[in-house]
Two RNAs folded together computationally: RNase P RNA and transfer RNA, 479 nucleotides in total. It holds a member of the Rfam family "Bacterial RNase P class A".
RNA sequence: GGAGAAAACCAGGCGAUCGCUGUCUGCCUGCGCCUUGAGCGGGGCAGAGGGAGGAAAGUCCGGGCUCCACAGGGCAGGAUGGUCCUUAACGGGGACCGGGGGUGACCCCAGGGAAAGUGCCACAGAAAGUAGACCGCUUCUGCAAUGUCUCUUUUAGAGUGCAUUCAGGAGUAAGGGUGAAAGGGUGAGGUAAAAGCUCACCAGUGUUGACGGUGACGCCAGCAGCUAGGUAAACCCCAUCUGGAGCAAGGCCAAAUAGGAGAGUGUUUGAGGGCUGCUCGUCCGAAAUUCUCGGGUCAGGCUGCUUGAGGCUGUCGGCAACGGCAGUCCUAGAGGAAUGAUCGUCGCCCGGUCGCGGGUAACUGCGGCAGGGAACAGAACCCGGCUUACGGUUCUCUCCAGCC
RNA sequence: GCGGGAAUAACUCAGUGGUAGAGUGUCAGCUUCCCAAGCUGAAGGUCGCGGGUUCGAAUCCCGUUUCCCGCUCCA
Numbered sequence: 001g002g003a004g005a006a007a008a009c010c011a012g013g014c015g016a017u018c019g020c021u022g023u024c025u026g027c028c029u030g031c032g033c034c035u036u037g038a039g040c041g042g043g044g045c046a047g048a049g050g051g052a053g054g055a056a057a058g059u060c061c062g063g064g065c066u067c068c069a070c071a072g073g074g075c076a077g078g079a080u081g082g083u084c085c086u087u088a089a090c091g092g093g094g095a096c097c098g099g100g101g102g103u104g105a106c107c108c109c110a111g112g113g114a115a116a117g118u119g120c121c122a123c124a125g126a127a128a129g130u131a132g133a134c135c136g137c138u139u140c141u142g143c144a145a146u147g148u149c150u151c152u153u154u155u156a157g158a159g160u161g162c163a164u165u166c167a168g169g170a171g172u173a174a175g176g177g178u179g180a181a182a183g184g185g186u187g188a189g190g191u192a193a194a195a196g197c198u199c200a201c202c203a204g205u206g207u208u209g210a211c212g213g214u215g216a217c218g219c220c221a222g223c224a225g226c227u228a229g230g231u232a233a234a235c236c237c238c239a240u241c242u243g244g245a246g247c248a249a250g251g252c253c254a255a256a257u258a259g260g261a262g263a264g265u266g267u268u269u270g271a272g273g274g275c276u277g278c279u280c281g282u283c284c285g286a287a288a289u290u291c292u293c294g295g296g297u298c299a300g301g302c303u304g305c306u307u308g309a310g311g312c313u314g315u316c317g318g319c320a321a322c323g324g325c326a327g328u329c330c331u332a333g334a335g336g337a338a339u340g341a342u343c344g345u346c347g348c349c350c351g352g353u354c355g356c357g358g359g360u361a362a363c364u365g366c367g368g369c370a371g372g373g374a375a376c377a378g379a380a381c382c383c384g385g386c387u388u389a390c391g392g393u394u395c396u397c398u399c400c401a402g403c404c
Numbered sequence: 405g406c407g408g409g410a411a412u413a414a415c416u417c418a419g420u421g422g423u424a425g426a427g428u429g430u431c432a433g434c435u436u437c438c439c440a441a442g443c444u445g446a447a448g449g450u451c452g453c454g455g456g457u458u459c460g461a462a463u464c465c466c467g468u469u470u471c472c473c474g475c476u477c478c479a
Stems, first nucleotide, its partner, number of pairs: 001400005007394004012346007020051002023048007031041003034037001053376001057387002060385005065246004072280004077242005082096005097111001098109004112237002117235002119231003134176002136172007144165005149159004184202006203227002205224005211218002250303004260293006272284004295478002310329008348373003352369007405475007414428004422459001430446005452468005
C1' cells in the first nucleotide's frame, strides 16, 4: 500500500432571521355554556420552557394493557427443535458441543427421528430399493459350425480331447458404462469365476464398561461382519409450548334520525348464544336472536396516553448474556397528524492543483487556492427482540505485496 | 394504525417438486378481385427480486419490493 475480519461509537456544532406544534404564566375578548362566578370552555397576543430514530421502517416473533362471565379438559390446527444458562416472555441473547466454509483473522448451520410406517427419486441406465445380470468374467448343455490334436481296422471313422464362434440355461457386483445417488477401503486367503465368503489392518455404525464433563458430548478398552442410499423447508413419529381479538381494544359524554323495513330460526320435547375450529363440560337464556337493506352524525369531544420489565453512573456476582445494590435524571404526546427552511461561520470527508519539507524508494507531513459531498429515513397505546435500508469515525486483528 | 390476499408471454388465466402451457393479441404463408372469417406455422418467458432446502424449485422455507381488499361511531 492492497484485500479483508470483528467490536464500539457518532448521526454535525454555534449564531441570526422567518415559521410549526403541545405545556405553563400573564394580559385581552362585538365568542359559547350554565349552577351568573371576575366560573368553565374557545380564540388572540406576549414571555418562558419542551419537541423523532438507530433503525421511529417491515409488522416477522414475544410480552404488558383492554374486552370476550371464568380462561377449564380432550381432539384438530399452529409454532419450535444440539446442551446448559439467561429473561416478564420469545422463534431473542450468551457460553459450550457437533457439523461445514475460509490460507487466515473469523464466519455459517430449520442442528430431534430415515436400523417406526407410508410416499417420491424425472431423464439416463440392465437395475433407483426385500436392489439389479446390458457388456464383461466363469461354468454347464448342444445329432450346432470351423479349426486343431490324439487313436484306430487309414480315400474313412471314433473321442465326456482342446480352442474359437453361435444358441440356450446357471453363477458372479471384482471391472466397464449410466446417473445427483449403484449396498465401506487396502491386502491376503478362498473359488470354476467371484464376493465380508473368511482373515488382518483402517474408516464408520451399534452396543457394553471405565474415566472426564451439570449436560450436549469427548476419550479409552471390549464385543457384533452390523456396512443400514437420499429426502421430514413430503406425510408422519417424538418432546415442549399454544384460548380469541386487538387502542379503529375498551370506558364516558354530546348531537341527530324512521328506536324503520325484510328474511331465517325459535318459545319449555328449551331455539339460540358465549367460552371466536370441533367436542365434552359449564354458563346465560321461560324470550328473543342472527343476517341484509335503510336512517343519523360539524364522522364531534374527553379518556385510555405516556414514569416505564425506564435511562445514565458507580460497585458487587457471573467467562458472558444477565442479575443484585446505591446514587442520579424525567426525556414528544400529535390526531389528515407538529418537530422545518434560508444565510453565515466553524468542524468533518473527497479527489485536483501549487508551494515548502521527510525518505534510496514504495510513499508521506504541513500550508495555500478553487471546487464537490454529508446517507437511510419521520413517533401514532407502550415495551423486549429479530430482519431489512444506510453515511462515517475509532480501536484491535488476519492475509498478500513492496521497502528498510 | 390493525387484519388478510396477489404477482407466470403484450392482456386474461392454468400449472403445487422432474423439458413452463392455453385462449386472445402480433407476425408470416394459404384462401379471396379486396377485406373479414377460416386453415397452417412462427416469434414472444430473469415465473416480481435476493438467499436457502433438495440431485433438481414457478411450486417448499426465509427475507424483500409493488399492488389489491376489509375493519370507525350512534340507534